c-di-GMP-I riboswitch aptamer, 74 nucleotides, folded computationally. The prediction has a mean pLDDT of 86. Rfam family: c-di-GMP-I riboswitch aptamer. Gene Ontology term of the family: cyclic-di-GMP binding. Rfam describes the family as follows. GEMM was predicted in a large-scale screen for bacterial structured RNA regulatory elements.
[in-house]
Parts: sequence; structure tokens; C1' cells
RNA sequence: AAACGACAAAGGCAAACCUACCGAGAGGAAGGGACGCAAAGCUAUAGGGCCUGAAAAGGCAGCCAGCUACCGAA
Repeated sequence: AAACGACAAAGGCAAACCUACCGAGAGGAAGGGACGCAAAGCUAUAGGGCCUGAAAAGGCAGCCAGCUACCGAA
């Protein structure tokens, strides 16, 4: 440095659902809550995919992907 990911240590995030809010919707954001996550950190014209919409357009990063990153056994 790369790869890998323990019944390791420290710390982190938070699905469904509930409450009230925004949006036509997909969805978003706050509080509660934990199914899970070793990138569940960031990135949505300028990769693919999916969703909403009559269209214009919009949304999803917890689908793959790209970029970056903590720890250190086998």
C1' cells in the first nucleotide's frame, strides 16, 4: 500500500411502524423506534437500474456503481 472482515476495542448510522409537517405523487424532513449495515459516509443532466407523472419534470445512494474513510485478528 492493496486485499480481507473477529462473538475484538472505541465510536457511528437507522428499515418497518407511530406522531405531527411538506409534496399531485414517487418521496422529503423532525421526534420516537431498531430490521439491519464495515462504508447504511458523500455523489442523482453529464454510468446502469428502479419509482412517480398525461407531459414537462421530479424522486430513490438501505439496488449495482463511482469517490472518500475509522479499526485490525485470522